The RNA shown here (FMN riboswitch aptamer (RFN element)) has 164 nucleotides and comes from Leifsonia tongyongensis.
The prediction has a mean pLDDT of 80.
RNAcentral holds the sequence, with entries from Rfam.
Its Rfam family is "FMN riboswitch aptamer (RFN element)". Rfam links the family to the GO term FMN binding.
The source organism's lineage runs through Bacteria, Bacillati, Actinomycetes, Micrococcales and Leifsonia.

């Protein structure tokens, strides 16, 4: 160094404004899993987490049995974001400088949007229209809040044991 088994480790980030009320609005700030890559990567190539589908296995209730149903498990499969310019160099979409961009699923407020209703004001000959306010319904809105998760996990140049 290799193989097998076990143990351990294995995701970060907030202030201000408006307002009766907002970590979801507005403004600014801040954050960046794992492996690879000629040289260090949120944006290159892959993986993981998440959501969906499939066949299979285990268990459970029902049942004579099967089918079907539920829960769990690994496997196969689909979906799943974003970077350019300049510089240095032998080599960098990875470093340096500049300016950008992105962020699973579920939940939750809207002061944002919209639709009725009501009072008032204004315009109009009228029908009706416009505006302020009040209250109601519906819709949208979180990388940083809450939840699944004291979980899982890519993996680890962490450790231990055994083997040839």
């Nucleotide at each position: 160094a290799c193989g097998u088994g076990c143990u351990c480790c294995g995701g970060g980030g907030u202030c201000g404004g408006u307002g009766a009320g907002a970590g979801u609005c507005c403004g600014a700030a801040c954050c960046g899993g794992c492996g690879g890559u000629g040289a260090u990567a949120g944006u290159c190539c892959g993986c993981g987490a998440g959501c969906g589908g499939g066949a299979c296995g285990a268990c459970g209730a029902c049942g004579a049995a099967a089918a079907g149903c539920g829960u769990c498990g690994g496997c196969c499969u689909g979906c799943u974001g974003a970077g350019c310019c300049g510089g240095u160099g032998g080599a960098a979409u990875u470093c340096c400088g500049g300016c950008a961009c992105c962020g699973a699923c579920g939940g939750u407020a809207a002061u944002g949007g919209u639709u009725g209703c009501g009072u008032g004001c204004g315009a109009g000959a009228g029908a009706u229209c416009g505006c302020c306010c009040g209250g109601a319904g519906c819709c949208u809105c979180a990388g940083u809040c809450c939840g699944g998760a004291u979980g899982g996990g890519a993996g680890g140049c962490a450790g231990c044991a055994c083997g040839a």